[in-house]
Order: sequence, then C1' cells, then structure tokens
RNA sequence: CAGAGUAGAAUACCGCGCGUUAAGUGCCGACCGAACGGAGAGUUGUCGGGCGGACGAAAAUCCUUAUUGCAAUAGGGGUUGCGGUGCGAUAUUCGCAUCUCGCUG
Repeated sequence: CAGAGUAGAAUACCGCGCGUUAAGUGCCGACCGAACGGAGAGUUGUCGGGCGGACGAAAAUCCUUAUUGCAAUAGGGGUUGCGGUGCGAUAUUCGCAUCUCGCUG
C1' cells in the first nucleotide's frame, strides 16, 4: 500500500401459512432493549418489543350443512384473486458508521 472476513439487508424464485368480519405491512412519537468482521471501543446509524397517534387495501365463483321446500340468511369447505402479509429454503448482489489493534499478500 492492497486485500479477506460478521451480524445482517435487498431482489428473484419455490414451499407452507395468515388476513380479506382488516390483522399484518408502511409512516410518526416517546419509552425500553439488542446486535454490530478475530480483539477492544462504539454513534446522531441499524434492528426488536409493547404502547400511543395519523393513514389505509378486493374480492369473485363453486360445493355443502342448518333454518320444512323456493328464495333468503347463517355456518363450513374448494378454486382463482388480492395484501408495500408472516415464516422457511435456494440463488444473486450489498455488507464493520467510525477509531485502534490483529490476519493475508
């Protein structure tokens, strides 16, 4: 002088779910907590938790059961959708805020 390496993140795809009676996702606020290359330190950055606030989405169709029948209503189920939906697998890309030391050449 150059480089490697973490947690994790994003996207694509697959699988299994959840919601569609609106939870979840995303946004804002204060509080609490956690993690952050091998070691130490570590933020105004990251993530999580419950709480409060604002906003806010899409259903369609078929089968079936009950209400005596039709109709209608209610319950259950299937299929296709929808949701900035959850979890997991795979692939690709990105990847210590920063400081010191270490490692490889």